RNA sequence: AACCGUUAGAGCGGUUAAAAAAAGGUGUUAAGCUCUAAGCGUGGAGGGUUCGCCCUCCGGUCACA
Numbered sequence: 001a002a003c004c005g006u007u008a009g010a011g012c013g014g015u016u017a018a019a020a021a022a023a024g025g026u027g028u029u030a031a032g033c034u035c036u037a038a039g040c041g042u043g044g045a046g047g048g049u050u051c052g053c054c055c056u057c058c059g060g061u062c063a064c065a
Stems, first nucleotide, its partner, number of pairs: 001016005006038006025064003032040001042059007
């Protein structure tokens, strides 16, 4: 410097051409490292379906440091 940890910005951490991870304070949760916004994944309810999935509503880890 580039890329990665869902997206944008900031932080934290990792990797060196791959996009993963045992890293990202500890435990816990389906809730993805943290904050703000989103609502991509994901949890619950209802409906539709070509049984692949789609639509609507609700939620958006928690505790301690």
The RNA shown here (Pistol ribozyme) has 65 nucleotides. The sequence is in RNAcentral, with records from ZWD. The prediction has a mean pLDDT of 85.